The prediction has a mean pLDDT of 80.
A computed fold for a 78-nucleotide RNA, annotated as nadA riboswitch.
Rfam family: nadA riboswitch. The family's RNA type in Rfam is small RNA. The literature on the family includes a 2020 paper in RNA by Huang et al., "Structure and ligand binding of the ADP-binding domain of the NAD(+) riboswitch".
[in-house]
RNA sequence: GGCUUCAACAUCCCCGCCGGUUGGGCGCGGCUUUUUCGGUUAGUUGCGAAGAGGGCGCGUAGUGAAUCGGCUGUAGCU
Numbered sequence: 001g002g003c004u005u006c007a008a009c010a011u012c013c014c015c016g017c018c019g020g021u022u023g024g025g026c027g028c029g030g031c032u033u034u035u036u037c038g039g040u041u042a043g044u045u046g047c048g049a050a051g052a053g054g055g056c057g058c059g060u061a062g063u064g065a066a067u068c069g070g071c072u073g074u075a076g077c078u
Stems, first nucleotide, its partner, number of pairs: 001078004006073002013064001014062001016071007023063001025060005031054008
């Protein structure tokens, strides 16, 4: 130098560091569906407010999910 293996170090345990991918959490903003209420109309006609759901975008974090690349270190092989 190459390869394998793991994380000792940690204010219970787990958790080495950095950066990605997929999927989750939280916050915000559009979009959209729907419920309730208000008032409106010849008429569920169109309007407003509040709630709930869906999906999208942005942001955020010990994301105790998976995975990829690089690096540090442990124990080995060569």